[in-house]
RNA sequence: GCUGAACGACAGGGGAGCGCCAGGACCCCGAAGGCAGCGGACGGGUCCCAGGCGCUGAGAGUGCGGACAACCGCAGACCCUCGAACCUGAUCCGGCUCACACCGGCGUAGGGAGUCGGGCUUCUCAGUCC
Repeated sequence: GCUGAACGACAGGGGAGCGCCAGGACCCCGAAGGCAGCGGACGGGUCCCAGGCGCUGAGAGUGCGGACAACCGCAGACCCUCGAACCUGAUCCGGCUCACACCGGCGUAGGGAGUCGGGCUUCUCAGUCC
């Protein structure tokens, strides 16, 4: 001398899983009863759950409003903004776990939201050049 990190302002992006219990919807089966049409127990299956408890995590549902089969909108919290926040491949592959989580691969993959100030006249930190 140059650049960056921290930090600030405004703007923007993003996700909400797993287990157990309770509850619910639908389907299958079809008992008791009945002369019969009917009837629908017990059991099984699929799915849902913003109900409770627990796990991981920064965050796993905090508030308001509208729906009332169960989802939508807005706000909040949290994380992230050139990149592993997050999405796609992916109902992926290997290990481990009841499962999620976790570890490795995929992955030098394809996407993904930014500007200004500050640092930088002298007292934060770092890199680099002379």